Predicted 3D model of a 106-nucleotide RNA (SAM riboswitch aptamer (S box leader)) from Gracilibacillus kekensis. NCBI's taxonomy places the organism under Bacteria, Bacillota, Caryophanales, Bacillaceae, Gracilibacillus. It matches the Rfam family "SAM riboswitch aptamer (S box leader)". Rfam's curators write: The SAM riboswitch is found upstream of a number of genes which code for proteins involved in methionine or cysteine biosynthesis in Gram-positive bacteria. The prediction has a mean pLDDT of 84.

RNA sequence: UUCUUAUCCAGAGAGGUGGAGGGACUGGCCCUUUGAAGCCUCGGCAACAGACUUAAUCACAAGUACUGUGCCAAUUCCAGCAAGCAAGUAGCUUGAAAGAUAAGAG
Numbered sequence: 001u002u003c004u005u006a007u008c009c010a011g012a013g014a015g016g017u018g019g020a021g022g023g024a025c026u027g028g029c030c031c032u033u034u035g036a037a038g039c040c041u042c043g044g045c046a047a048c049a050g051a052c053u054u055a056a057u058c059a060c061a062a063g064u065a066c067u068g069u070g071c072c073a074a075u076u077c078c079a080g081c082a083a084g085c086a087a088g089u090a091g092c093u094u095g096a097a098a099g100a101u102a103a104g105a106g
Base pairs, nucleotide, nucleotide: 001106002105003104004103005102006101007100008099013042014041015040016039017038021031022030023029025080026079027078028077043072044071045070048068049067050066051064052063053062054061076098081095082094083093084092085091
């Protein structure tokens, strides 16, 4: 970096450093000097894979949270493409696309 599969309306932040951006992209709308991103420390959430337990052969399931990740404003913040519903305007639903994460493969 590419492909495959699964999930994405739940959950969980303080301190230090830093000093202006951040929320992937575009539009909107938000967050932010009452301190953004990044980095460090500690804490937490979750349960994808491994491990272990229930438990006994496999499978399935449930559990623990030890290991590897991940995550801790707003549904992936909302929309983007297509179809349907509704229609004065606004709007609603479903599927896809894009993105994120995990596991596997190349």